The prediction has a mean pLDDT of 77. A computed fold for a 149-nucleotide RNA from a soil metagenome, annotated as c-di-AMP riboswitch aptamer (ydaO/yuaA leader). Rfam family: c-di-AMP riboswitch aptamer (ydaO/yuaA leader). Its family is annotated with regulation of gene expression and cyclic-di-AMP binding in the Gene Ontology. For this family Rfam cites "New RNA motifs suggest an expanded scope for riboswitches in bacterial genetic control" (Barrick et al., Proc Natl Acad Sci U S A, 2004). The RNAcentral record of the sequence draws on MGnify.
[in-house]
RNA sequence: UGCCGAAUCCCACCCGGACAUGCGGGUGGGAGCGGGGGAACCGCAGGGACCUUUGCAGGUCCCGGGGGCGAAUCGGACGAAGAACACGUCCGUAGCGCAUCUCUUUCAGCGCGAGCCCGACAGCUAACUCCGCAGGCGAACGAAAGAGA
Numbered sequence: 001u002g003c004c005g006a007a008u009c010c011c012a013c014c015c016g017g018a019c020a021u022g023c024g025g026g027u028g029g030g031a032g033c034g035g036g037g038g039a040a041c042c043g044c045a046g047g048g049a050c051c052u053u054u055g056c057a058g059g060u061c062c063c064g065g066g067g068g069c070g071a072a073u074c075g076g077a078c079g080a081a082g083a084a085c086a087c088g089u090c091c092g093u094a095g096c097g098c099a100u101c102u103c104u105u106u107c108a109g110c111g112c113g114a115g116c117c118c119g120a121c122a123g124c125u126a127a128c129u130c131c132g133c134a135g136g137c138g139a140a141c142g143a144a145a146g147a148g149a
Base pairs, nucleotide, nucleotide: 001138002137003136004135008031009030010029011028012027013026014025015024016023032133033132034131035130036129037128042123046063047062048061049060050059051058052057065121066118067117068116069115074092075091076090077089078088079087095112096111097110098109101148102147103146104145105144106143107142
């Protein structure tokens, strides 16, 4: 002086420091921002194999829990495993971020495409109710259009 992110601001009291003010920590409260739970109405009812049937659909067996924050989903190949699920590596991909006065759009460019949590349980959801306000980074920075400052 900037970035990712909701993660900022204000007030009171106490402690320490400073001694015009300014700072740090703790407790409590408020504003603001963000997230979860929660009616009616509406919506939803796993996958694979085999069998029956003109078809719709039905039966049997085997396997698989579900959900939240977040851009972070999904697919393929290979490895291991050997039904499936899950695991590892690589290549893509839905989606996301950066580029310096701000916002939007376009072209070219550079990155991310993770991780964590709940604990058998939650679709949407008015009233109502609960929770968070962390953490981690960067170095001189492409162009065009529009609207602002």